Source information: The prediction has a mean pLDDT of 84. A computed fold for a 692-nucleotide part of an RNA from uncultured Anseongella sp., annotated as large-subunit ribosomal RNA, domain II.
Context: one part of a larger RNA
RNA sequence: GCCUACGAGUUGUUCUUCCCUGGCAAGGUUAAUCUGCAUUGAGCAGAGGAGCCGAAGCGAAAGCGAGUCUGAAUAGGGCGUAUAGUCAGAGGAGACAGACGCGAAACCUUGUGAUCUACCCUUGAGCAGGAUGAAGUGGCCGUAACAGGUCAUGGAGGUCCGAACCAGUAUGCGUUGAAAAGCAUUUGGAUGACUUGAGGGUAGGGGUGAAAGGCCAAUCAAACUGGGAAAUAGCUCGUACUCCCCGAAAUGUUUUUAGGAACAGCGUGAUGGUAAAAUGUCCCGGAGGUAGAGCUACUAAUUGGAUGCGGGGGAGUCACAUCCUACCAAAUCCAGCUAAACUCCGAAUACCGGGAACAUGUACAUUGCAGUGAGGCCUGGGGUGCUAAGGUCCCGGGCCGAGAGGGAAAGAACCCAGACCAACAGCUAAGGUCCCCAAAUGCGUGCUAAGUUGAACUAACGGGGUCCGGUUGCAGAGACAGCUAGGAUGUUGGCUUGGAAGCAGCCAUUCAUUUAAAGAGUGCGUAACAGCUCACUAGUCGAGCGACCGGGCAUGGAUAAUAAACGGGCAUCAAGCGCGCUACCGAAGCUUUGGUUUUGUAUCUUCGGAUACAAGAGGUAGGGGAGCAUUCCAAUUGCAGCGAAGGUAAUCCGGAAGGGUUUCUGGAGCGAUUGGAAAAGCAAAUGUAGGC
Numbered sequence: 001g002c003c004u005a006c007g008a009g010u011u012g013u014u015c016u017u018c019c020c021u022g023g024c025a026a027g028g029u030u031a032a033u034c035u036g037c038a039u040u041g042a043g044c045a046g047a048g049g050a051g052c053c054g055a056a057g058c059g060a061a062a063g064c065g066a067g068u069c070u071g072a073a074u075a076g077g078g079c080g081u082a083u084a085g086u087c088a089g090a091g092g093a094g095a096c097a098g099a100c101g102c103g104a105a106a107c108c109u110u111g112u113g114a115u116c117u118a119c120c121c122u123u124g125a126g127c128a129g130g131a132u133g134a135a136g137u138g139g140c141c142g143u144a145a146c147a148g149g150u151c152a153u154g155g156a157g158g159u160c161c162g163a164a165c166c167a168g169u170a171u172g173c174g175u176u177g178a179a180a181a182g183c184a185u186u187u188g189g190a191u192g193a194c195u196u197g198a199g200g201g202u203a204g205g206g207g208u209g210a211a212a213g214g215c216c217a218a219u220c221a222a223a224c225u226g227g228g229a230a231a232u233a234g235c236u237c238g239u240a241c242u243c244c245c246c247g248a249a250a251u252g253u254u255u256u257u258a259g260g261a262a263c264a265g266c267g268u269g270a271u272g273g274u275a276a277a278a279u280g281u282c283c284c285g286g287a288g289g290u291a292g293a294g295c296u297a298c299u300a301a302u303u304g305g306a307u308g309c310g311g312g313g314g315a316g317u318c319a320c321a322u323c324c325u326a327c328c329a330a331a332u333c334c335a336g337c338u339a340a341a342c343u344c345c346g347a348a349u350a351c352c353g354g355g356a357a358c359a360u361g362u363a364c365a366u367u368g369c370a371g372u373g374a375g376g377c378c379u380g381g382g383g384u385g386c387u388a389a390g391g392u393c394c395c396g397g398g399c400c401g402a403g404a405g406g407g408a409a410a411g412a413a414c415c416c417a418g419a420c421c422a423a424c425a426g427c428u429a430a431g432g433u434c435c436c437c438a439a440a441u442g443c444g445u446g447c448u449a450a451g452u453u454g455a456a457c458u459a460a461c462g463g464g465g466u467c468c469g470g471u472u473g474c475a476g477a478g479a480c481a482g483c484u485a486g487g488a489u490g491u492u493g494g495c496u497u498g499g500a501a502g503c504a505g506c507c508a509u510u511c512a513u514u515u516a517a518a519g520a521g522u523g524c525g526u527a528a529c530a531g532c533u534c535a536c537u538a539g540u541c542g543a544g545c546g547a548c549c550g551g552g553c554a555u556g557g558a559u560a561a562u563a564a565a566c567g568g569g570c571a572u573c574a575a576g577c578g579c580g581c582u583a584c585c586g587a588a589g590c591u592u593u594g595g596u597u598u599u600g601u602a603u604c605u606u607c608g609g610a611u612a613c614a615a616g617a618g619g620u621a622g623g624g625g626a627g628c629a630u631u632c633c634a635a636u637u638g639c640a641g642c643g644a645a646g647g648u649a650a651u652c653c654g655g656a657a658g659g660g661u662u663u664c665u666g667g668a669g670c671g672a673u674u675g676g677a678a679a680a681g682c683a684a685a686u687g688u689a690g691g692c
Stems, first nucleotide, its partner, number of pairs: 001692006011097003015094004020089005027053003033047005057064002067079004100238002103235001107228003111224002118202009127192001129161003132157001136153006165189003170185004204220001206216003241627006251264005265372002267369006277362001278360004282355005292345001293343002299339002303335004310328002312325004375400010405416003420595004425591003431585003434569003440582001442581006453571002461556002465553010482540005488513003493507003519534001523532002596617009628681001630678010646665002649662005
């Protein structure tokens, strides 16, 4: 992992509530017990009225009573009164019980453990070999005597090296191991606070601990075993056959509350009645201060100018006065401008009330049963944040959630569109029509040369890319570009300067002359000159040439980690980008044909239902309805050694759960109908057991 078996809303209660069925009804009903009859069922019938519920309530109570309490009240208000209950059975919920099943970590209590290990007690045992050489002692030297020295002797030590023994430092291996802690190499101690045998002691909030919360039998921040005990679990997981109808929520308030609850909201079933009370369109009437706008209409903010109180600075003066100002600046005026917490103004929507018609078919009340109370994305209006976030918090709408189908290569939410079933029928939507791939290598016209592009996205800024439009100049009296020639004189203008001569810098009425034209000079150049060149002019040539503004498409800007952002092949008067047009393809949409089913209405009815028409039949949590199967029981009725159940294979029937028939096997029991009762359906629970 698979198969088989087992495996979870049950049972009890003189409890509560609601619906249904039945009996009786202002009443309903017996319990224990007793009697009788029968023993298929601990059965049936009768007696038994104790008790319980109801028929009256209100008040704390006395008490009063269709009323009563409060109150001074004959006021108001609260709770009642205008009758339907009760018993039994079945069902939906609740309460109390383990209460749908499995699951803690823990707590308490009775005991069992020191054969592991910690420490202690008693009694034993063990430690190859080598090294070092303390005290003491002796000889000699030495001292007044000591001291001291030296040579021997001696054999001390939590001494040294190193086996056994004890330990476990480092690395490797091992890691479903040879082993639930080992193996190899290496390493520490090895006469000691050493190691070890045997016997004994200390026990669970206790022991023991050279102390690591270590160890106390592979278990330790409180051992193990039985019991309280099915502890509790607002948590996780699981919860078993089928079909039909409807179908949510992720919000508000409160919460030792935030992943849980209560009440409300939203779902579903039943019942009910009124003047259809609901929603939409239209009209009428309301309240409003948003968007916008505005501000000599307020409160604030604010730019420029005018005027300028007051102040600063300066002049003046014995002092005052007075005067000046590229300063600051109140208030006022002119023009401009801002605001969620500004408003002289002020919509559209939305909201409230009323009304006729039309459309849809809701709405409301009572009651049974819920689930939900983690929401998410897109879009519009905002707050917050960085006008960040697949961020966060509100409001309006849509969708996912609980929604399949087509498109977007792929894809919860985007675009199209809401799947009852069947069809080898048709039309369309979004989106597409060269091939992959269904349908145009369609038509007309323009643009793009960048493979831009071909469905993610890209800026400031830059550029004689290219196309289109506009404004304005020059041009057969010859433009623009090119070529030939000129481009001079006063003068090296003045100043400055070492120099300054068109060309470092400053000044200027930058003037005048000769001219076809030529600046007191456009740039290069020199130390300064020189030199080259330009403006300007003539000639040559012979038709268009410039400047500016706007738009389209392209271009640079352009950088991310394997090669990878048209889905790919590929595509250039396109298979790219615009504009216009006509066909076609394209979905579970719509239509066609047949069928099932729900609800409503109508007709018929043998009251079971049938027929016709209309509208429906996506669906999680969840509510409601109708069925299938299993085991047992009762009544009725059947099958079976001429072969029951079970198994096996084939075939048939039904809308599903399922049900028949036959073959072979099997070898003794088993069905059908109508009711009843449940240990009543498995794929999941790291489910339990067995098998493979």